A computed fold for a 352-nucleotide part of an RNA from a Candidatus Altimarinota bacterium, annotated as small-subunit ribosomal RNA, central domain. It was read from a public genome assembly. Model confidence (mean pLDDT): 87 of 100. The source organism's lineage runs through Bacteria, Bacteria candidate phyla and Candidatus Altimarinota.
[in-house]
Context: one part of a larger RNA
RNA sequence: UUGGGCGUAAAGCGUCCGCAGGUGGUGAGGUAAGUCUGUCAUUAAAUACUGGUGCUUAACAUCGGUGCUGUGAUGGAAACUAUCUCGCUAGAGGAUGGGAGAGGUAUGUGGAAUUGUGCAAGUAGGGGUAAAAUCCGUAGAUAUGCACAGGAACACCAAAAGCGAAGGCAGCAUACUGGCCCAUUCCUGACACUCAGGGACGAAAGCGUGGGGAGCGAAACGGAUUAGAUACCCGUGUAGUCCACGCCGUAAACGAUGCAUGCUCGGUGUUGGUUCCCUCGACCUGGAAUCAGUGCCUAAGGUAACCCGUUAAGCAUGCCGCCUGUGUACUACGAUCGCAAGAUUAAAACAC
Numbered sequence: 001u002u003g004g005g006c007g008u009a010a011a012g013c014g015u016c017c018g019c020a021g022g023u024g025g026u027g028a029g030g031u032a033a034g035u036c037u038g039u040c041a042u043u044a045a046a047u048a049c050u051g052g053u054g055c056u057u058a059a060c061a062u063c064g065g066u067g068c069u070g071u072g073a074u075g076g077a078a079a080c081u082a083u084c085u086c087g088c089u090a091g092a093g094g095a096u097g098g099g100a101g102a103g104g105u106a107u108g109u110g111g112a113a114u115u116g117u118g119c120a121a122g123u124a125g126g127g128g129u130a131a132a133a134u135c136c137g138u139a140g141a142u143a144u145g146c147a148c149a150g151g152a153a154c155a156c157c158a159a160a161a162g163c164g165a166a167g168g169c170a171g172c173a174u175a176c177u178g179g180c181c182c183a184u185u186c187c188u189g190a191c192a193c194u195c196a197g198g199g200a201c202g203a204a205a206g207c208g209u210g211g212g213g214a215g216c217g218a219a220a221c222g223g224a225u226u227a228g229a230u231a232c233c234c235g236u237g238u239a240g241u242c243c244a245c246g247c248c249g250u251a252a253a254c255g256a257u258g259c260a261u262g263c264u265c266g267g268u269g270u271u272g273g274u275u276c277c278c279u280c281g282a283c284c285u286g287g288a289a290u291c292a293g294u295g296c297c298u299a300a301g302g303u304a305a306c307c308c309g310u311u312a313a314g315c316a317u318g319c320c321g322c323c324u325g326u327g328u329a330c331u332a333c334g335a336u337c338g339c340a341a342g343a344u345u346a347a348a349a350c351a352c
Base pairs, nucleotide, nucleotide: 004323005322006321007306008305012320014201015200016199017198021194022193023192025088026087027086028085029084030083031082033081034080035077036076037075038074039073040072041071042070048066049065050064051063052062053061054060091191092188093187094186095184096183097182098181099180103177104176105175106174107173108172109171110154115149116148117147118146119145120144125136126135162169163168206247207246208245209244210243211242215241216240220236221235222234223233258319259318260317261316262315263314266297267296268295269294270293271292272291273290274289275288276287277286301308302307325352326351327350334345335344336343337342
C1' cells in the first nucleotide's frame, strides 16, 4: 500500500463559513466522452499456454499454433455516468401570518451584601482554629443605628428548563441586531451536501497601553503543624480578577461520539407551536393527534464489554479529518505566526 478502524483500547480538526475538488432529486428527448461490443492494424525476438520434434528421459533446445497486455482507426448499442435542450416539485430557498427564548452589542438604572469613612451610642474584648498563635482593640475595637464613598456580583424565581455554530449566555429597562420553530400551500425551480488550501469566531490564564481596584487572591511575608513543611490550616497581601482598545489561539475546548440525508418497535416526563375532543361559550384543567427541541427507560439490532438504542454507538449513502507497537516526543531541527510567553507543523538515532 491493500485492508481494518476512530464513545472508553491509537484515532473526530475547539466551532462555523466557504473557493477549488468530490458527490448529487425527478420526467422526456438529443449527443456518444466514459461504458459495452464487432472488425482491422500494431503490440520485435525470447518468456507464457498448447501440439509436435531432437538430445536414452527430464531439465534444455527447436518448429508450428494460440494468447497476454496496451494503443490507434473504424462500425454498432444507449441502460448507467457525463453533456445539451425542454419540463416537474418531494430537496433547498423565498413570501405571508403567528410564537418562544440568560442569543449578541451599546447605553442607562435598582436593591441586598462585603469593605472603607464620618457621626451617635457603648465597653473590653474581638478574630481565628482540631487546639492555638501571628493579627485588630482603652489613641475606644467587635456588636448596634444613621449617613456617605467605591467596586464587583446579581439571592429568591431556577428547572432533567431556555438560547447560541462552538466558546458561552442570568437583576431591571431601552435602542439596534442575528438565528430558530409552527401554520398556509402562494412563489422560485435542484439553486443542494461536504469541503484540502483559505477566512472568521474562540473559556481561563498570560502579554501591551491607559484607567479602576470593594471582595477574593498566584507570588511574597508572618503564625501554626511537622523530624523537616519551600504544603495542607490561620493572619496579611502584590500581580491578577473589573473596564476600553490591541494581542495570544490554547483546554478533560467532552456527548472524550465530524457534518448532511434516508430507513428501523414502544413507554414515560418536559419546552415551544398547530389541529381536534370535552365545555352554552371564554380561560384553566384534562384527553388525543402532529411538527420542532430536550431528558429518562427499553424491543430489534449493534458492541470486547461497559453500554448505545428514532437525539444510535442500529441499517445505508456522500464528503472531510484522523489512527497504524511503546518510549524517545504535545520533543529536536527547519519553517510560519507572536511584543513575549509560546503556538502550529513535525522527525530520527537509540532502547524494548